[in-house]
RNA sequence: GGGUCCGUAGUCUAGUGGCAUGACACCACCUUGACGUGGUGGAGGUCGGCAGUUCGAAUCUGCCCGGACCCA
Numbered sequence: 001g002g003g004u005c006c007g008u009a010g011u012c013u014a015g016u017g018g019c020a021u022g023a024c025a026c027c028a029c030c031u032u033g034a035c036g037u038g039g040u041g042g043a044g045g046u047c048g049g050c051a052g053u054u055c056g057a058a059u060c061u062g063c064c065c066g067g068a069c070c071c072a
Stems, first nucleotide, its partner, number of pairs: 001071007010024003018055001026042005048064005
C1' cells in the first nucleotide's frame, strides 16, 4: 500500500429501513438480627465521526477515524 470483517450504556450483547434489547455492574426499596442471595423499580446511549439516499437510517451508500485478520 491492497483486501475482508468489526465499532450499540462502565463491560458484554440483540436489533439487516418504522418505540434502541437483554445480562452483569451501579442506585433506591422489599426480604435478613446483619451481610450475601433473591424480588421489584430506577438512572445511565450524540448506536465511532461527517455527508448522502429515504416520508423515515443503528440498519443502505460514500469518505474519514479506530480495532482484528489476510496478502504484498